[in-house]
RNA sequence: ACGUUCCUUCAGGGCAGGGUGUAAUUCCCGACCGGCGGUAAUAAGAGUUUUCUUUAGUCCGCGAGCCGUUGUAACGGUAGGAUCUGGUGAGAUUCCGGAACCGACAGUAAAGUCUGGAUGGGAGAAGGAUGAU
Numbered sequence: 001a002c003g004u005u006c007c008u009u010c011a012g013g014g015c016a017g018g019g020u021g022u023a024a025u026u027c028c029c030g031a032c033c034g035g036c037g038g039u040a041a042u043a044a045g046a047g048u049u050u051u052c053u054u055u056a057g058u059c060c061g062c063g064a065g066c067c068g069u070u071g072u073a074a075c076g077g078u079a080g081g082a083u084c085u086g087g088u089g090a091g092a093u094u095c096c097g098g099a100a101c102c103g104a105c106a107g108u109a110a111a112g113u114c115u116g117g118a119u120g121g122g123a124g125a126a127g128g129a130u131g132a133u
Stems, first nucleotide, its partner, number of pairs: 001133001005129006017029003031113002033103002035062004043054004057101002065078005083099005105116003
C1' cells in the first nucleotide's frame, strides 16, 4: 500500500404568517425541507509543478417504507417518486440565469412537514483490533 474477519460509535430535514370551518400544521393562499455512495468543464477553499477537498432531492446505483412469494432468510415487484428551458462551451439533466416538479404506510377534516410503528431498521461514514500478500 492493498485486502480479510471482527468490534465500537455515528448515521434525516421541514408549514412562519393568513383564509374557510364545529373541527384542518391534512383543504385553500402562502412558507419550508432534501438520507447514502458514484459522476464533476463550473464555482469555492488549500497547494501552486502534477494535485487535493467540497458541491446533483429530479443523472447512475443504494437505503428505509409498502405489496407479493415464502424455507423468515432471501428473492421479485414497487411511487421503481420527480426537469425542463436559456446561457457559456469541443463537451454540462451536475456550473450560471429562469421556470417547474417529487416525496411510503397507519391515524386524524384529505398530511413530504403533525402523531405512530421507531429507544426500530438502514445505504453508508469514522475509529479500533486482526492478519494472508
FMN riboswitch aptamer (RFN element) from Pullulanibacillus pueri, 133 nucleotides, folded computationally. The coordinates come from a structure-prediction model, not an experiment, and the mean pLDDT is 75. The model forms 96% of the base pairs in the Rfam consensus. The sequence was found by an Rfam model in a public genome assembly. The source organism's lineage runs through Bacteria, Bacillati, Caryophanales, Sporolactobacillaceae and Pullulanibacillus.